[in-house]
């Protein structure tokens, strides 16, 4: 410099036009001499940044940004 795949909750990661989840994790309680384990409840998002198409964009289109792989 091309090419392809990624960029979502604190971390790992679903969802690919029609109300944004999931496991782990953090707080609170309950249990326990106490911690862990468990159970209950709870907290959690500018969907990497901008523009655009649509009645409606996490989604599709345009750009820019960072990451990861190939290829020169």
């Nucleotide at each position: 410099g091309g090419g392809c795949g990624g960029u979502u909750a604190g971390c790992u990661c679903a969802g690919c036009g029609g109300u944004a989840g999931a496991g782990c994790g953090g707080c609170a309680g309950u249990u326990u001499u106490a911690c862990a384990c468990a159970c209950u409840g709870u907290u959690g998002g500018c969907c990497g940044g901008g523009g655009g198409u649509u009645c409606a964009a996490a989604u599709c289109c345009c750009u820019c940004a960072c990451c990861g792989c190939c290829c020169a």
The RNA shown here (transfer RNA) has 72 nucleotides and comes from Chthoniobacter flavus. Its Rfam family is "tRNA". The family's RNA type in Rfam is transfer RNA. It was read from a public genome assembly.